A computed fold for a 73-nucleotide RNA from Aeromicrobium jepli, annotated as transfer RNA.
This record gives sequence, C1' cells and structure tokens, in this order.
RNA sequence: GCCCCUCUGGCGCAACGGAUAGCGCACCCGAUUCCGGGUCGGGAGGUUGGGGGUUCGAAUCCCUCGAGGGGCG
Repeated sequence: GCCCCUCUGGCGCAACGGAUAGCGCACCCGAUUCCGGGUCGGGAGGUUGGGGGUUCGAAUCCCUCGAGGGGCG
C1' cells in the first nucleotide's frame, strides 16, 4: 500500500428495510431472611463508532473517515 471481517447501555450478545432498538450479566429499590447469599417483583441506563447519502421509512443499503482484528505484498 491492497483486500476481508467487526464496531449496538458498564460487560457479553440479539434485532426479514417497518413496533417505543430487545435479552443476559452487572447496577439501584422493594419483598423474603436474624444478617448476607439465593429466589421473586420493580427500576435506571442506548439516539446502534463519527459524518454524509438512498428511501415514505435505515442498527440494517451506499460513500467517506476513525478504531480493532485477520490476510497479501
């Protein structure tokens, strides 16, 4: 330098172009318990790596930039 893959709450992952972007863990509150753990109930937390474009509609498609990983030279 060229090619490919990945990027979504703190962490790990989902989401045929169409719902208010879901699930688990962690966290907070409550119940249970002598206390804690466990269990059960509830809650907060995201503008999907940045920016543009296509579309009635984009996490999803296209372009560009960035970060990480892999391959080739």
The RNAcentral record of the sequence draws on ENA. Rfam family: tRNA. The family's RNA type in Rfam is transfer RNA. Its mean pLDDT, the model's own confidence on a scale to 100, is 83. The organism belongs to Aeromicrobium, within Bacteria.